The RNA shown here (Bacterial RNase P class A) has 389 nucleotides and comes from Kineococcus indalonis. The coordinates come from a structure-prediction model, not an experiment, and the mean pLDDT is 77.
[in-house]
Formats: sequence, structure tokens, C1' cells
RNA sequence: CGAGUCGGCCGGGCGGUCGCGUCGGCCCGGGCGACCGGGCCGCCGAGGAAAGUCCGGACUCCACAGGGCAGGGUGGUGGGUAACGCCCACCCGGGGUGACCCGCGGGACAGUGCCACAGAAAGCAGACCGCCUCCCCGGCGCGAGCCGGGGCGGUAAGGGUGAAACGGUGGUGCAAGAGACCACCAGCGCACCGGGUGACCGGUGCGGCUCGGCAAACCCCACCCGGAGCAAGACCAGACAGGCAGCGUUCGAGGGCGGCCCGCCCGAGCUGCCGGGUAGGUCGCUGGAGGCGUGCGGCGACGCACGCCCGAGAGGGAUGGCCGCCGCCGGCGGGGGUCCUCGGACCCGCCGCCGGGCACAGGAUCCGGCUUACAGGCCGGCUCGUCCG
Repeated sequence: CGAGUCGGCCGGGCGGUCGCGUCGGCCCGGGCGACCGGGCCGCCGAGGAAAGUCCGGACUCCACAGGGCAGGGUGGUGGGUAACGCCCACCCGGGGUGACCCGCGGGACAGUGCCACAGAAAGCAGACCGCCUCCCCGGCGCGAGCCGGGGCGGUAAGGGUGAAACGGUGGUGCAAGAGACCACCAGCGCACCGGGUGACCGGUGCGGCUCGGCAAACCCCACCCGGAGCAAGACCAGACAGGCAGCGUUCGAGGGCGGCCCGCCCGAGCUGCCGGGUAGGUCGCUGGAGGCGUGCGGCGACGCACGCCCGAGAGGGAUGGCCGCCGCCGGCGGGGGUCCUCGGACCCGCCGCCGGGCACAGGAUCCGGCUUACAGGCCGGCUCGUCCG
């Protein structure tokens, strides 16, 4: 320099002005009340995914002695975490020269089931072609025998089919053959030794054991899961009709005369409960498994300690408009450079102008993940190739 691979981060910036929303302070108003509304000032005001709502939790209410069934989920091992189907490290298998990537990665000698097409045969295998002994018939040959046809059988070495056909290579053996037998190799099982917390790895010996695949088919094994969800739920709390009870109608309840007493006046209703914890209002509502920095432990996910910071909380649902400067992108023009078939083509850390160009997208109880969308840009680790030193 070229090609590649993995990871982290940003995702327009600054200022002014008008507007909107919550909260805090002050002031004013409304409602019987719980409470609500308005004005001024001040602070703050979307995201890396706020999204899909796919997992896991916090929180709330209901249920619950314990255990089991049904149903659902997870599935190599060891860790991390509040928890997870997430994350980290490792193991095994596959791909890549490599960095690295991919894996829904328990069990198929508990049972049942399935294996399309092709093929003779696809699961306690199977003779289509081929090969071989024997028997019969025909032909040839002096003869041993050879050729052709048929039949009973043997044979899984060869051909052919398939994703897959009961290990591979070489030899012995045989009528021809075959792990039938032998050597080596590959696999499986068992025993032992060594390493590792473990998945597993390395080695030695023995057994001819060589009887596939599918569990994202039923199923079996181990572990996990009670249900519903902030419209969860909690608190405050009316009014009318009507009903019940108590007190009262010159033995005067209750009300008015600014608070109390006296006094004066009016005077037949008044109070409580039910209606109804209903209508309505408020809370839940954002300070938290929180963010940032430093140090320590750990390969890492992550944990611990200290310091600093407060960063939306609506309920028809706020975050927008305009202006200036800058950044990036696109177009046009100028300038410069390279090539040149002199018509042009290509390039730019340069200058000016224009743009209604700047992605994906917007909270709704909160948090941890996963997945999906995304213009453009920044930083870092590692690998391969070429050249130079």
C1' cells in the first nucleotide's frame, strides 16, 4: 500500500428569539368537597434503537401446608447476573491459508413411528446385471474340455440406484466369495493410567463388536415456571330521589343579628346512617439492579470501594417554527493538475454561488436483554499478500 476480519463510539454543533409540557417559588381565580385552573419568574425536557412487544425481572392485587397431574419452556461444560431463551470463557463438530466465523449442541441397545424419488433390496436387509459348483439339453473337438440355452442353489468382491446399501487397503482362503481368518488403519464398547473443577483430551490393553439416519415425529431424562397485569392497584371522597333511626313542634330542635354571653326576631323541621367507598378527584409516577470518574479483584462477562452528579413524567398525550455562524452531502461555475487521437476525458485537503438536502425513527410503570430499521462518520486490535529497510 492492497485485501480482509473483529470490536468500541458518534449519529449534526453553537447562539438568539417565539411557542409548548412537567416541576419549584410568588400572585390570582373556581368548586359543597376531595381538589382544579390561569398569570409571571426559574430549572429541566426523547433514543441508540424510545420500535417489534419476543424473553427475563422489579412492583401490585388475587390464590397458595406439602406433594403430584396436566400444560409450557430450556437443553455441551463452567461461570456472570435480581433473573433470563441474555452475556463471558472453554469443550466438541463444521467452514476458512489465516485473523476469525457458524451450530435449536441431552437421549435412537425404554418403546412406537418415518426414511420421498431412484433402485432388485431402505431395517429382525436385499440376488437386477455379474461371478461359481452341480444337474439336464443342443453344438464343436480324437480327447482333457470349450461354447450356447434351461433348472435347483451358493455368493454382498465388482457394476448399477441413492443423501444413506452392514467399515477401508493388502493378503490368506474358497467352486466363486465373504471379519470366514490375518496385518495395518478408521470407528464403537469395556478396563486401566495421566491431565482438567467440568464438558473433554492424551495414552495403553482387550473385544471382530462394524446393527444407518430422523427426537424442529411421538416419546424418555434433567432442570425451571401459580395467575393476571399500571386500564395492576391504593388513598380521599360527594349531590338528588327514596328508606331507617334519634331529637323536636309554645316543656321550642334548628337558624339569623360579624366571635362569645345576655337579649331580640324567625320558627317546623334538624341530625346521623343507608343510598355509596358509587360519581368524581388524587396518588401509583419516576432517585434507580441509576449515570460519570478513579482505584482494586477477575482471561472475561462482571463485582467491590471511594468521590461527584440528578438527566422527561404527559393523560387527546409537550420537545416545534424562524434567524445567524459552522460542519457534512449534492449540483453549477471558476481555478489548478494529469493524460491526450487536440475534440475532450479524469482528478482535487483550493475559491464562490445555490438547495423547502442531513438517515432510521419519537417516551407512556420501570429496568436487563434479544431482534429488526439506520444517511454519513470516527477510533482501535488482529490476519493474509506485495515491496522496501
Rfam family: Bacterial RNase P class A. It is annotated as a ribozyme. Rfam links the family to the GO terms ribonuclease P activity, dimeric ribonuclease P complex and tRNA processing.